[in-house]
RNA sequence: GCGGAAGUAGCUCAGUUGAUAGAGCAGCAGCCUUCCAAGCUGCGGGUCGCGAGUUUGAGCCUCGUCUUCCGCU
Numbered sequence: 001g002c003g004g005a006a007g008u009a010g011c012u013c014a015g016u017u018g019a020u021a022g023a024g025c026a027g028c029a030g031c032c033u034u035c036c037a038a039g040c041u042g043c044g045g046g047u048c049g050c051g052a053g054u055u056u057g058a059g060c061c062u063c064g065u066c067u068u069c070c071g072c073u
Stems, first nucleotide, its partner, number of pairs: 001072007010025004019056001027043005049065005
């Protein structure tokens, strides 16, 4: 230099054909318990890496760009 993959909540990841952004764990509160753990219920937490474009509408399509990983030369 060329090609490919990944980037979404604190962490691990879904969201596969464009139509309200989610799960588990973690955190906080409550219930339960003599206390703790476990269990149960609820709550908070996101400019979907960044920027632009297409569209009535983008996590998803297009372009650029950044980071990480893999391969080729």
A computed fold for a 73-nucleotide RNA from an uncultured Bacteroidales bacterium, annotated as transfer RNA. Model confidence (mean pLDDT): 81 of 100. The sequence was found in a public genome assembly. It matches the Rfam family "tRNA". The family's RNA type in Rfam is transfer RNA. Rfam links the family to the GO term triplet codon-amino acid adaptor activity.